[in-house]
Context: one part of a larger RNA
RNA sequence: UUGGGCGUAAAGGGUAGGUAGGUGGUGACAUUUGUCUGGGGUGAAAUCCCUGAGCUUAACUCAGGAAGUGCCUUGGAAACGGUGUCACUGGAGUACUGGAGAGGUUUGUAGAAUUCCUGGUGUAGCGGUGAAAUGCGUAGAGAUCAGGAGGAAUAUCAGAGGCGAAGGCGACAAACUGGACAGUAACUGACACUCAACUACGAAAGCGUGGGUAGCAAACAGGAUUAGAUACCCUGGUAGUCCACGCUGUAAACGAUCGGUACUAGAGAUGGGGGGAAUUGACCCCUCCCGUCUCGGAGCUAACGCGAUAAGUACCGCGCCUGGGAAGUACGGUCGCAAGACUAAAACUC
Numbered sequence: 001u002u003g004g005g006c007g008u009a010a011a012g013g014g015u016a017g018g019u020a021g022g023u024g025g026u027g028a029c030a031u032u033u034g035u036c037u038g039g040g041g042u043g044a045a046a047u048c049c050c051u052g053a054g055c056u057u058a059a060c061u062c063a064g065g066a067a068g069u070g071c072c073u074u075g076g077a078a079a080c081g082g083u084g085u086c087a088c089u090g091g092a093g094u095a096c097u098g099g100a101g102a103g104g105u106u107u108g109u110a111g112a113a114u115u116c117c118u119g120g121u122g123u124a125g126c127g128g129u130g131a132a133a134u135g136c137g138u139a140g141a142g143a144u145c146a147g148g149a150g151g152a153a154u155a156u157c158a159g160a161g162g163c164g165a166a167g168g169c170g171a172c173a174a175a176c177u178g179g180a181c182a183g184u185a186a187c188u189g190a191c192a193c194u195c196a197a198c199u200a201c202g203a204a205a206g207c208g209u210g211g212g213u214a215g216c217a218a219a220c221a222g223g224a225u226u227a228g229a230u231a232c233c234c235u236g237g238u239a240g241u242c243c244a245c246g247c248u249g250u251a252a253a254c255g256a257u258c259g260g261u262a263c264u265a266g267a268g269a270u271g272g273g274g275g276g277a278a279u280u281g282a283c284c285c286c287u288c289c290c291g292u293c294u295c296g297g298a299g300c301u302a303a304c305g306c307g308a309u310a311a312g313u314a315c316c317g318c319g320c321c322u323g324g325g326a327a328g329u330a331c332g333g334u335c336g337c338a339a340g341a342c343u344a345a346a347a348c349u350c
Stems, first nucleotide, its partner, number of pairs: 004321003007304002012318001014201004021194003025088007034080001035077008049065006091191001092188003095184004103177007110154001115149007125136002162169002206247006215241002220236004258317006266295011299306002323350003332343004
């Protein structure tokens, strides 16, 4: 390299946008660049191959032939690819109408609860555990009532429910804003798919500057436990958790399953929308499209299982794998304030 693979054995990039590249719907005409088929030229000799000959054979030498993937030129073919022109509507997009949704950003508002502060009532405990102790409390705690402050999170609704490309998103209201879906079939007329490079987004933790800090809580301190206990349990408690701006760019970033298109038995549940039938009406029944879930046939699979949301049957494009360890490490490079990230070996060893 060919071949083989990537749910769990090694292997799908965290996600999206997207350039080059690769691939690409239907009909007609033209062209002949690729393609296919002939002719001609060239393709030095030697070598290699075949036949024969000469040294006694062989090696070697000589003669003839064949071959010479290629290049140039010329005649022809027109299915496919390319190019050009014209046309089409099924792919794709637009428009209009409509409802659904924790999709995003900003601003504001609300009520529970915790903590703290002030005051009233009130008296000896409270708290905590397996049991305790540290701790708090006669300087009046805990309990209870009233008032106030402040931060964070939004019980019930809530659901194998919804939305989002992924990360993720949950009180209420407003403003701004993205996408999907259904219906109409009016418009454009292949405008498409995928995608190295590149760009953007990207949980938590962490970092920088400034703010904020109720609860929780790495580190830390104390009390226990224990042979010890740098832990598990308890009392405290600082970073952090929150906000603004900037950085980091990683996760079991998981469906451990890349994106797109087409095809291939069914059963049930459910979210959104449409049509029909029907009812006093919600419901219910039939049916179409989109989404989510549970089973299951063929088929696939090493098995487990997957099974129209495929891990089935095919095609197009990208990424990745090649025994275990050394190692996602060293070195170098790029990025970063740093932490580190990305790229990425070998010796050696089994």
The part of an RNA shown here (small-subunit ribosomal RNA, central domain) has 350 nucleotides and comes from an uncultured bacterium.